About this RNA:
The part of an RNA shown here (large-subunit ribosomal RNA, domain VI) has 321 nucleotides and comes from a Dissulfuribacterales bacterium. Taxonomically the source falls in Dissulfuribacterales (Bacteria, Pseudomonadati, Thermodesulfobacteriota, Dissulfuribacteria). Its mean pLDDT, the model's own confidence on a scale to 100, is 84. The full RNA is in RNAcentral, with records from ENA. Its Rfam family is "Bacterial large subunit ribosomal RNA".
Context: one part of a larger RNA
RNA sequence: CGCAGGAUAUUUGAGAGGAUCUGUCCUUAGUACGAGAGGACCGGGAUGGACGAACCAAUGGUGUUCCAGUUGUUCCGCCAGGGGCAUUGCUGGGUAGCUAUGUUCGGCAGGGAUAACCGCUGAAAGCAUCUAAGCGGGAAGCCCCCCUCGAGAUAAGAUAUCCCUUCCGGCACUCAACUUUGAGUUUAAGCGAUGGAAUUUAGUUGUUUAAGCGUGAAGUUGAGUGCCGGACUAAAGGCCCCUUGAAGACGACAAGGUUGAUAGGCCGGGUGUGUAAGUGCAGUAAUGCAUUGAGCUAACCGGUACUAAUAGGCCGUGCGG
Numbered sequence: 001c002g003c004a005g006g007a008u009a010u011u012u013g014a015g016a017g018g019a020u021c022u023g024u025c026c027u028u029a030g031u032a033c034g035a036g037a038g039g040a041c042c043g044g045g046a047u048g049g050a051c052g053a054a055c056c057a058a059u060g061g062u063g064u065u066c067c068a069g070u071u072g073u074u075c076c077g078c079c080a081g082g083g084g085c086a087u088u089g090c091u092g093g094g095u096a097g098c099u100a101u102g103u104u105c106g107g108c109a110g111g112g113a114u115a116a117c118c119g120c121u122g123a124a125a126g127c128a129u130c131u132a133a134g135c136g137g138g139a140a141g142c143c144c145c146c147c148u149c150g151a152g153a154u155a156a157g158a159u160a161u162c163c164c165u166u167c168c169g170g171c172a173c174u175c176a177a178c179u180u181u182g183a184g185u186u187u188a189a190g191c192g193a194u195g196g197a198a199u200u201u202a203g204u205u206g207u208u209u210a211a212g213c214g215u216g217a218a219g220u221u222g223a224g225u226g227c228c229g230g231a232c233u234a235a236a237g238g239c240c241c242c243u244u245g246a247a248g249a250c251g252a253c254a255a256g257g258u259u260g261a262u263a264g265g266c267c268g269g270g271u272g273u274g275u276a277a278g279u280g281c282a283g284u285a286a287u288g289c290a291u292u293g294a295g296c297u298a299a300c301c302g303g304u305a306c307u308a309a310u311a312g313g314c315c316g317u318g319c320g321g
Stems, first nucleotide, its partner, number of pairs: 001152001005163007015149004021049007033038001051106005059100004066093005071086006110144003117137004164320001166231017184213011232318001237315004241257005262308003265304005272296002278291005
């Protein structure tokens, strides 16, 4: 941008992709078969390999944001206690998250049309023949079934719900009504004309009047459409912005923005580390013991408006060929 108004949800499934693997053992059964040796089909069950997906409760890994130990040096005036640097200084553990070598799950089953092939009925050709007409069976293969995407499927689908209903001016076009004017045509009536020698009727023709038909132009009014301009209106919904995330290169996606637990802080809990500092006691001292499973504790769980999500701006219109 399209999908003939805009929007929010939920969908159908044209089409596309993925998957489709296989061993061993038990049983049927030492049965069928076979002189024996040997040894099944069909069917039922169990357990593996490789591959794939999801996940982190457990087993482990990582975990330079947690805890502890420790060496050298420097600084905090000194002691004690700490900070910096030395690959995170080194070492021992370890939460969340991520993860495999870990855990769970998957291939099953079923339907349809078939291949080779096996058949039924059956002629041509009194027989025979699966084939010529007709009708069955038949594969890890094909199409479904299973999983994922999927209406830009321009043939642009469906369902539910929500939202928008105001006027004015100018120009152009169309339609309707009325007025004025013009040309045309039909019918009726009156009058006049209608060649040849004359009369009558019909016809033809000119003109006037009346009625009808259809129509050109101009003007006024009204309605509609298109374009332009102005006033009023500004929805549903969305975005910007902000707080964030087991979402993420950035966009996007998801949660939230005071009618609020979105993040931080705080409180409580959990987890990890492993008995802090200070003081007291024992020891000449190193050190040990007690206070004490202490102190500290990231990303975890729950709660709590204390802090920050304030205020606001923009897009999107007026019923839709």